[in-house]
Context: one part of a larger RNA
């Protein structure tokens, strides 16, 4: 030098601690091990694997099985023959495919032939989601948004190397400031970047106001003042006052202000570590296979079940369950789409199809929440699993295996042992709403939006991790 120490200082972090919901117990869902299977395809395995890859397995996806077939091959290039091609019928078959018929000439053109297409043949060669992620590119998790990690020169040192980057102090920060054998750069911090939050121009349509009409809605006429859209400027810099401190950096307190000391929140991830993940996005060394480890193709499996984990959802109930009234959002998305009205159906959904290519119309009905009235502490009007029958939608097909409606059935569960786990504010917690994938959908997931909205933080002894010095 570096990494360690149950050595020391000094520091920071929802680490601890105070507080709030949770997990662990139950039933359900999703992955996972394991166990079974002809297959239950591979991969991910402390934190950093396990609602992960998969933003969506009935066939397709699919790689796995088992049965049918194929062999210059499903696709790519060059050779030679032959016919344009597309397009119909018929047997046979689970389809793949096999076998037979009927019809029919177009485009260039030097009439020799070519292009484009399909079939046939052999030969080069295709093909493989086989293997190795310990051969690798390219991407990626992590320590961590932690504050480190170098370099030129120059200086000490015999040389490893040091110094600079140490000290005093101050920051979220190697931020800044002083000292100093160091001077100075460089990749990280910051700061440019986007969204929110105030204020002004600019610009009014499909939005928005006002009148008018109406039963109520469309409308009609007028505005640019409001809100609201989207473009471009201001504004926050310790700038400004007090005391502080070393006349510094700063840190307190306070004015002004929408905001106040990084204004919140995102993107943005230094050297490098972990032979950490990815040969199954891709791309590629080398290796292996070539009438198979390639390729069609139907059917099955990936969805099996004594059992253990991990995430999450509903639940045990009066802060609540039923029930018929009334109120209020944002963001998103639509044309092979979304679909209003009306009509039938208890309901799911059927019929009918205005209107929009969308500030115009649709999805659309927010829900928690309000004021009424019922239930009065049980396993009940809590709780919904399971299970029977009887329907609807998607789709060629719903058995294995989808999803949804109506009725009946009504299971564990009375708050969870040891132990572990996110959260410091518009945070937690609770409450609907919406995209993606998508024919449907196993979504209780994920990725967003907005309602309502807390409690506590003495204070760093000691627990975990992580920086700087010794």
């Nucleotide at each position: 030098u570096a990494a360690c120490g149950g050595g020391g200082g000094c520091c920071c972090g929802c680490a601890c601690a105070a507080g709030c919901g949770a997990u662990g117990g139950a039933g359900c869902a999703u992955g996972u091990g394991g166990u079974u299977u002809a297959a239950u395809u591979c991969g991910a395995u402390g934190c950093a694997a396990a609602g992960c890859a998969a933003a969506g397995a009935a066939c397709c996806u699919u790689a796995c099985c088992a049965g049918g077939g194929c062999u210059u091959g499903a696709c790519a290039u060059g050779c030679c023959g032959c016919g344009a091609a597309u397009c119909c019928u018929c047997u046979u078959g689970a389809a793949a495919g096999a076998g037979a018929g009927a019809g029919g000439u177009g485009c260039c053109u030097u009439c020799a032939g070519g292009a484009a297409c399909a079939c046939g043949g052999g030969c080069a060669u295709a093909g493989g989601u086989g293997g190795u992620g310990c051969a690798u590119g390219g991407c990626u998790g992590u320590c961590g948004u932690c504050a480190a990690c170098u370099c030129g020169u120059a200086c000490u040192g015999u040389a490893a190397c040091g110094u600079g980057u140490u000290g005093g102090g101050u920051u979220a920060a190697g931020u800044c400031u002083u000292g100093c054998a160091a001077u100075g750069a460089g990749c990280g911090c910051a700061a440019c970047c986007c969204u929110c939050g105030u204020g002004u121009u600019u610009a009014g349509u499909u939005g928005c106001c006002a009148c008018u009409g109406u039963u109520g809605a469309g409308u009609u006429u007028g505005g640019a003042a409001c809100c609201c859209u989207a473009a471009g400027c201001a504004g926050a810099c310790u700038g400004c006052u007090a005391g502080u401190g070393a006349u510094a950096a700063g840190a307190u307190a306070g004015a002004g202000g929408a905001a106040g000391g990084u204004g919140a929140g995102g993107a943005u991830g230094a050297c490098g570590u972990c032979a950490a993940g990815u040969c199954a996005u891709c791309a590629u060394g080398c290796u292996u296979u070539u009438u198979a480890u390639g390729c069609c193709c139907u059917g099955g499996g990936u969805g099996a079940c004594a059992c253990a984990c991990a995430u999450g959802c509903u639940a045990c109930a009066a802060u609540g369950g039923a029930u018929g009234g009334g109120a209020c959002a944002a963001a998103g998305g639509g044309u092979c789409a979304c679909g209003a009205u009306c009509c039938c159906g208890u309901g799911a959904g059927g019929g009918u199809g205005a209107g929009c290519u969308a500030a115009c119309u649709c999805c659309a009905g927010a829900a928690a929440c309000c004021a009424g009235c019922c239930c009065u502490c049980a396993g009940u009007u809590c709780g919904g699993a399971u299970u029977a029958c009887a329907g609807g939608c998607u789709g060629u097909g719903a058995c294995u295996a989808a999803c949804u409606u109506g009725c009946a059935u009504a299971a564990a569960g009375u708050c969870g042992a040891a132990a572990u786990c996110a959260c410091u504010a518009g945070u937690a917690a609770u409450c609907a709403u919406u995209g993606g994938u998508c024919a449907g959908c196993c979504a209780u997931a994920u990725a967003a939006c907005a309602g309502u909205g807390a409690a506590u933080u003495c204070a760093u002894u000691a627990c975990c991790g992580g920086g700087c010095u010794u």